[in-house]
The prediction has a mean pLDDT of 87. Predicted 3D model of an 86-nucleotide RNA (c-di-GMP-I riboswitch aptamer) from Gracilibacillus halophilus. Taxonomically the source falls in Gracilibacillus (Bacteria, Bacillati, Bacilli, Bacillaceae). Its Rfam family is "c-di-GMP-I riboswitch aptamer". Rfam links the family to the GO term cyclic-di-GMP binding. Of the family's consensus pairs, 100% are formed in the model. The RNAcentral record of the sequence draws on Ribocentre.
C1' cells in the first nucleotide's frame, strides 16, 4: 500500500408509528421518532415484490391482465467511499 475483515474512536443514515404536503395508488417528501445499518452512499442494469389513475388487451357486463409508476432498508450487478485493532 492492496484485498479480505469488523475491534475501538469520531462522525453518518434512520424502520415501524404520528402529523403536514404531493400522488389514482404503490410510494415520496418535511418534522418528530429509533427497529436496525460498514455501504441503510449512488445508479432501476438483471431478477423479485408493490401499485393500475390514464392507455392497451380480453369480455356482453362486473372484472381480470398489463409499467411507462414505485421500491437500492428484497437479492444480484456496476460506480464511489470514512476509520484501522486482531
Nucleotide at each position: 500500500a492492496a484485498a479480505c475483515c469488523g475491534a475501538a474512536a469520531g462522525g453518518g443514515c434512520a424502520a415501524a408509528c404520528u402529523u403536514g404536503c404531493u400522488g389514482a395508488a404503490a410510494a415520496g417528501u418535511a418534522a418528530g421518532g429509533a427497529c436496525g445499518c460498514a455501504a441503510a452512499g449512488c445508479u432501476a442494469c438483471g431478477g423479485g415484490u408493490c401499485u393500475a389513475a390514464g392507455g392497451g388487451u380480453a369480455c356482453g357486463u362486473u372484472u381480470a391482465c398489463u409499467a411507462u409508476g414505485a421500491u437500492c432498508g428484497c437479492c444480484g450487478a456496476g460506480c464511489c467511499g470514512c476509520c484501522g485493532a486482531a